[in-house]
RNA sequence: GCAAAGCCGUCGAAAGACGGUGACGCAGAGCCACGGGACUAACGCGAUUCAGUCGCCAAGUCAGCCGAGCCGCCA
Repeated sequence: GCAAAGCCGUCGAAAGACGGUGACGCAGAGCCACGGGACUAACGCGAUUCAGUCGCCAAGUCAGCCGAGCCGCCA
């Protein structure tokens, strides 16, 4: 210097994000979804159906899961 969980508010179908509060941690907890991995399943597709429910699917999300890449700080 940053700020996990929890709590409050906003956005979102959700995962989750942002702001406030709060400190579990981090000496790159800065950026980046390129590779691996994880989460969600709205749209779509399929099954079934009165309503609806179930399965599959990332174009959604995670950089505080690991690696690659980029740009930095201290000595």
c-di-GMP-I riboswitch aptamer from a soil metagenome, 75 nucleotides, folded computationally. It matches the Rfam family "c-di-GMP-I riboswitch aptamer". About the family: GEMM was predicted in a large-scale screen for bacterial structured RNA regulatory elements. The RNAcentral record of the sequence draws on MGnify.